[in-house]
Context: one part of a larger RNA
Parts: sequence; structure tokens; C1' cells
RNA sequence: UUGGGCGUAAAGGGUGCGCAGGCGGCAGAUUAAGUGAGAAGUGAAAGCCCACGGCUUAACCGUGGAACGGCUUCUCAUACUGGUCAGCUUGAGUAUGGGAGAGGGAAGUGGAAUUUCCGGUGUAGCGGUGAAAUGCGUAGAGAUCGGAAGGAACACCAGUGGCGAAGGCGGCUUCCUGGACCGGUACUGACGCUGAGGUGCGAAAGCGUGGGGAGCAAACAGGAUUAGAUACCCUGGUAGUCCACGCCGUAAACGAUGGGUACUCGGUGCUGCGGGUAUUGACCCCUGCAGCGCCUUAGCUAACGCGUUAAGUACCCCGCCUGGGGAGUACGGUCGCAAGGCUGAAACUC
Repeated sequence: UUGGGCGUAAAGGGUGCGCAGGCGGCAGAUUAAGUGAGAAGUGAAAGCCCACGGCUUAACCGUGGAACGGCUUCUCAUACUGGUCAGCUUGAGUAUGGGAGAGGGAAGUGGAAUUUCCGGUGUAGCGGUGAAAUGCGUAGAGAUCGGAAGGAACACCAGUGGCGAAGGCGGCUUCCUGGACCGGUACUGACGCUGAGGUGCGAAAGCGUGGGGAGCAAACAGGAUUAGAUACCCUGGUAGUCCACGCCGUAAACGAUGGGUACUCGGUGCUGCGGGUAUUGACCCCUGCAGCGCCUUAGCUAACGCGUUAAGUACCCCGCCUGGGGAGUACGGUCGCAAGGCUGAAACUC
């Protein structure tokens, strides 16, 4: 490279937006670039291949043919692709009326609980474990009642529930703000899909500056356990966890399953909106669209399993894989304050 693949064997980028590029709905006219047909020219000779011939044969040589994958020009064709022009409404979008939602940001605010402090009552223990001890307590602890301070998280509701592109999002109120969905009508008229680079977002931990610090808790100290115990258990405890601003850019960032469109038996539950039937009942029944689950048919799969939310049937675009170890290492480049990230080998070895 050809070919084959990417749920679990190697392999889907963490996730959006989007320039270039690739691909692109229905119908008409035109053009004739791609495409197809014909013709002409060219594609040197030699060589290769075929036939015949010449050296006694062969190698070698001669003659003729084929071939030279191709290119150029002219003429013709116009189904498809492309260009141009004028259209269409189904794709896409806009307007309008609705309801749902822990979607995002900011400000304010509430109660329970833990801890600490102050005060009252009160006395000898408390705490902890498998059992203990360290620890706390007669300087009055623990328990209990009242008051105060402060930080963090929001029980029940809560759901196999909802929202978001992903990370993720949960007390309550207000303000600002994104997206999706449903209904009927009007409008734009292919405006679309994907997306190398690029750029935004991106859990936790970590980093910088300044705050904050209740609980928890790497490190650390002590007590136990043990042959030892740099652990598991216990008593403490600092970074950190929280806030603001700025970095970092990783993850089992998982559905281990990229995005888009179309098609392909059924059953059942939930969520949002609408229609019908029927009564008014928070219902129930039939049905449409959108979303989230479960079971299964065909089909697919090595099997497990997937199965209209496909891992089925097809097309378009991107990313990625090519035996294990060495190694996500070295070197170089680039980004970062650093930690390190991204890119990413080889020798050697099995």
C1' cells in the first nucleotide's frame, strides 16, 4: 500500500462551535469541465511479447506484427456529476401561542445537625475497640437545658424521575440567561451534513495570589495488632476540601459503542405536550409527536449479547487500530509557574 477492522480481542478523539476540504433535496433551461462514442496526431529506436527467417543449434541477429497502461486536438451524445440562470417546498431555519425541567450565572435568605465558646443543673467518669490503650475529665468532663459564634452540606420530597454537548447539575426566593419539546398558521427558499487544522468548555487531584476553615482528612504524631506493621483498627492532626481571580487539561472523561440521514415485526413502563371518546374523577380508554427505560422478531455477532435509543440494512464525513514487552518511555518540538500535558520512536527481546 491493498485488504480488514474499532461494545468486551489492538482500535471512537473527553465534549461542543467552526474556517478550509469532502459529501449534498425536487423539477426546468443552458453549458459541455468530468463522463461516453468516433476520427486524427503522438506515444523515437532498442528491449519485453507473438510469428517467420539467418548463423549446423543456442545465445545472438534480421523482418513483420502486437503492445506502449498514456497524452493532445477535432466532431458528436447529454443520462449521471460539475458550472451558470430562473424556480419549488418535503431538508434546514425564522416568527407566533403554550407548558415541563437539580440547564448556566449573580444576589439574598432558611431550618436540622456537627464543632467551639459563655451560663445553669449535676457528679465521676467519658470516649473508643474484637479486646484494649493512647486521648478527654474533680482546674468539674461526659449527660442535660438556655444563649452565642462560625463554616460546610442541603434529610423528607426523590423516582428504574428531570435537565445539559460533555464534564456535570438537588433547601428556598428574586434578577439575568442558554437549549430542547408540543400546537396551529405565516414566512425564507437547500440557507444542509460532517469537519483536518483552529478555538471554547472540561470531574477530582494539583499549582499561584488573597481570604476562609465547622466537619472530614493525604502527610505527620501517638496507641494497638503483629515475627515485623513505614498498613488495615483507635486517639489526634496539617495541607486540602470552601470562596474570589488566574493556571493545569487529565480520568474506567464509560453506553469501554463518533456525528448525520433513511429504512426494517411486536409487547410493556415512565416523562413532556397535543387530539379524540367520555364524564367531570387526583382518573380510565384510544391515538399523534418528542424523550428516557425494560423484554423480544428478523437480522447481526467468535460468543456474550445488540435488537426502531442497533452492535440490523445502506449512504456521507471525521477520528483511530496493525503481535506482546521495551513504552506512552527516550530524543526533538510545543504548551505549563511547577507538577506535568500533547506529539511520540528505536535498539534489544519473546
A computed fold for a 350-nucleotide part of an RNA from an uncultured prokaryote, annotated as small-subunit ribosomal RNA, central domain. The RNAcentral record of the full RNA draws on ENA. Its mean pLDDT, the model's own confidence on a scale to 100, is 89.